[in-house]
This is a predicted structure of a 103-nucleotide RNA (TPP riboswitch aptamer (THI element)) from Pedococcus cremeus.
């Protein structure tokens, strides 16, 4: 020196599933599975609040996907360093790597 990680700040970016029940509700995963208001053609939607996440994993697409597993989602593997996906500032450890300087 080069600038990444942590962390701040302000801006954005998501997503709400599955089983069982006439329902109200009870149970599974989950970081979160609808908490408040307001709308409503009762399916949901819009703001707002919790969480998440801002670039190899939030989330979507492919995907009603293959193969294990589960009651069923979840979950492990593959597809997958796939194609999409929301960013600047400030801030500066360790290793790496260059340069210079002693010894």
């Nucleotide at each position: 020196g080069u600038g990444u990680a942590a962390c701040g700040a302000c801006a954005g970016g998501g997503g709400a599933g599955c089983g069982c029940g006439c329902g109200a509700g009870c149970g599974c995963u989950g970081a979160g599975a609808g908490u408040g208001c307001g709308g409503u053609c009762c399916g949901c939607c819009g703001c707002a609040g919790a969480c998440c996440c801002u670039c190899g994993a939030a989330c979507c697409u492919g995907c009603u996907c293959c193969g294990g597993u589960u009651a069923g989602c979840a979950c492990c593997g593959g597809c997958g360093a796939a194609g999409g996906g929301a960013g600047u500032c400030g801030g500066g450890a360790a290793a790496u790597c260059u340069c210079g300087a002693g010894c």
The prediction has a mean pLDDT of 76. Its Rfam family is "TPP riboswitch aptamer (THI element)". About the family: Vitamin B(1) in its active form thiamin pyrophosphate (TPP) is an essential coenzyme that is synthesised by coupling of pyrimidine and thiazole moieties in bacteria. The previously detected thiamin-regulatory element, thi box was extended, resulting in a new, highly conserved RNA secondary structure, the THI element, which is widely distributed in eubacteria and also occurs in some archaea. Analysis of operon structures identified a large number of new candidate thiamin-regulated genes, mostly transporters, in various prokaryotic organisms. The model forms 100% of the base pairs in the Rfam consensus.